Predicted 3D model of a 74-nucleotide RNA (transfer RNA) from an uncultured Bdellovibrionales bacterium. Its mean pLDDT, the model's own confidence on a scale to 100, is 83.

């Protein structure tokens, strides 16, 4: 310098291919249940999906640029 792959709550990942409005596991927080911690249960919070722009009625999802980070060729 070329290509390929990741980026989504506090971690870790689906979900994108085919547009319909974000979910799982862990943890976090209350209460239960314990002398009390754990375990177990029941509810709850927390994300404008890397950023920026575009096309749509409508964008994590498509389309353009731009940022990190990996991997490969040179």
């Nucleotide at each position: 310098c070329g290509g390929a792959g990741c980026u989504u709550g506090g971690c870790g990942c689906a979900g994108c291919c085919c547009g319909g409005u974000a979910g799982c596991g862990c943890g976090c927080c209350a209460c239960c249940u314990u002398g009390g911690g754990g375990u177990g249960g029941u509810g709850g919070a927390g994300g404008u999906c890397g950023c920026a722009g575009g096309u749509u009625c409508a964008a994590a999802u498509c389309c353009u640029g731009u940022a990190g980070u990996u991997c490969c060729g040179a």